[in-house]
Context: one part of a larger RNA
RNA sequence: GAUUGAACGCUGGCGGUAUGCUUAACACAUGCAAGUCGAACGGCAGCAUAAGAGAGCUUGCUCUCUUGAUGGCGAGUGGCGGACGGGUGAGUAAUACAUAGGAAUCUAUCCAGUAGCUGGGGAUAACGUGUGGAAACGCACGCUAAUACCGAAUACGCACUACGGUGGAAAGAGGGGGACCUUCGGGCCUCUCACUAUUGGCUGAGCCUAUGCCGGAUUAGUUUGUUGGUGGGGUAAUGGCCUACCAAGACUACGAUCCGUAGCUGGUCUGAGAGGACGAUCAGCUACACUGGGACUGAGACACGGCCCAGACUCCUACGGGAGGCAGCAGUGGGGAAUAUUGGACAAUGGGCGAAAGCCUGAUCCAGCAAUACCGCGUGUGUGAAGAAGGCCUGCGGGUUGUAAAGCACUUUCAGUAGGGAAGAAAAGCUAAAGGUUAAUAACCUUAAGUCUUGACGUUACCUACAGAAGAAGCACCGGCUAACUCCGUGCCAGCAGCCGCGGUAAUACGGAGGGUGCAAGCGUUAAUC
Numbered sequence: 001g002a003u004u005g006a007a008c009g010c011u012g013g014c015g016g017u018a019u020g021c022u023u024a025a026c027a028c029a030u031g032c033a034a035g036u037c038g039a040a041c042g043g044c045a046g047c048a049u050a051a052g053a054g055a056g057c058u059u060g061c062u063c064u065c066u067u068g069a070u071g072g073c074g075a076g077u078g079g080c081g082g083a084c085g086g087g088u089g090a091g092u093a094a095u096a097c098a099u100a101g102g103a104a105u106c107u108a109u110c111c112a113g114u115a116g117c118u119g120g121g122g123a124u125a126a127c128g129u130g131u132g133g134a135a136a137c138g139c140a141c142g143c144u145a146a147u148a149c150c151g152a153a154u155a156c157g158c159a160c161u162a163c164g165g166u167g168g169a170a171a172g173a174g175g176g177g178g179a180c181c182u183u184c185g186g187g188c189c190u191c192u193c194a195c196u197a198u199u200g201g202c203u204g205a206g207c208c209u210a211u212g213c214c215g216g217a218u219u220a221g222u223u224u225g226u227u228g229g230u231g232g233g234g235u236a237a238u239g240g241c242c243u244a245c246c247a248a249g250a251c252u253a254c255g256a257u258c259c260g261u262a263g264c265u266g267g268u269c270u271g272a273g274a275g276g277a278c279g280a281u282c283a284g285c286u287a288c289a290c291u292g293g294g295a296c297u298g299a300g301a302c303a304c305g306g307c308c309c310a311g312a313c314u315c316c317u318a319c320g321g322g323a324g325g326c327a328g329c330a331g332u333g334g335g336g337a338a339u340a341u342u343g344g345a346c347a348a349u350g351g352g353c354g355a356a357a358g359c360c361u362g363a364u365c366c367a368g369c370a371a372u373a374c375c376g377c378g379u380g381u382g383u384g385a386a387g388a389a390g391g392c393c394u395g396c397g398g399g400u401u402g403u404a405a406a407g408c409a410c411u412u413u414c415a416g417u418a419g420g421g422a423a424g425a426a427a428a429g430c431u432a433a434a435g436g437u438u439a440a441u442a443a444c445c446u447u448a449a450g451u452c453u454u455g456a457c458g459u460u461a462c463c464u465a466c467a468g469a470a471g472a473a474g475c476a477c478c479g480g481c482u483a484a485c486u487c488c489g490u491g492c493c494a495g496c497a498g499c500c501g502c503g504g505u506a507a508u509a510c511g512g513a514g515g516g517u518g519c520a521a522g523c524g525u526u527a528a529u530c
Stems, first nucleotide, its partner, number of pairs: 001530004006526005013377006019370002021335001026333003030330003035080003040077002043073002047071003050067008087288003097212006105205002110201007118152001120150002127142006158167003172193006180187002214260003221251003226248008263285004267278004290311005313324004341367001343366003349363001350361004380410004390401004414471001416466005424457001429451003433447004474519005479500003485514005495502002
């Protein structure tokens, strides 16, 4: 000199853009953060509508009951999603990360291809009845449905094969409809979505190898599933990954092992560079989710807001037993020099579910707080010598503050008040046209057109008008380094100080004042890095 996720002291007008627990991976009150689908299912607790019956009467309303009949829908079965998104850096020196390669693998949804989607069965929740428990939560019996579950049939691809063969699948739902059939439910046809098997792709993931990757030798030897082979098991897959047997290997001064420290990278800061230091925000990867262990489900987890066991802690209890996990967003206590609101909205971007409308989304977009950082703007402009008054200095003549003020003439950025006012909005829906599909002019899909709306921010940005210089300057320093000097007070005292050093009666170095210098909504100090 540059820099910072900074803090502290004094001071503080506005805006934009960023950033904001670096410490206790300490403990957490409260609310929210993952749901959705009735176009899978039986249903109907609640709401609304309709129809029927009854009552009150004010004669067209109110109340009650019945019908799941319609819109819908609590709880339940079932599907998909809760493996993403969000947080944190404790562990990890290599099962991580970075770069470059590799072969022995899997991949829900999605895209493309091929083939299919036949015919049956038995349960079970909800519900009802009874019953246990303080609660959490159960137990017994009975009833019922499915895209839940299980056989059977079929098998182009598929798997296995002693090449003879063997094995293995499925589910329906909704819209529309001309003939024909009908037990009037529908069948049947067609479209869309879904389902099954399989192939290829996309995407994602698992595995292996090489090289790189902090300090310590006051750590020199380490290792027995250890190193390799064979057989077997296991996995989606290779492999001591596991196991039985056999051999005795494997690593190491080119630093093994041990100890300490640490998430890694793109990058950030600095520097002319080479380097050095760091790894906040943003992006990629990784590990973790109160501590330790374990598996289940699933395409995918050994799963932050799932399960089981053990432990510590907190809470409830009728003492028998139960409940919990903010390193999600806010917020609280604690720790600390120190770090924000228990805010708004799904309008946009994206995600989950759904045919869609839509619902959910503390992701996200916004707003609030903080000079924490960077950038921009303002705090007026011109004129004005009687060089006013006052202050300070003085050699008492004057000098300086100083065109500074006052006065005169102007301007109105920003803030204030009032009015106007974009863009962020694309869609979806509806109408009707063309094409596709189809037996079909219906329905559905695609494309162009028209129409109708959808904004949290928001009293938005921006523009116009109004009033009045009106509301807006401090901080550090002035001995040398280093730009800037005098007076008073003090008297080795009080004090200053980055280094040299000042102060013991004329201190440009302490304290105050006047004046000056530097930077400026900041200035200085401290800490840290180059």
Annotation:
Predicted 3D model of a 530-nucleotide part of an RNA (small-subunit ribosomal RNA, 5' domain) from a metagenome. The coordinates come from a structure-prediction model, not an experiment, and the mean pLDDT is 85. The RNAcentral record of the full RNA draws on SILVA. Rfam family: Bacterial small subunit ribosomal RNA.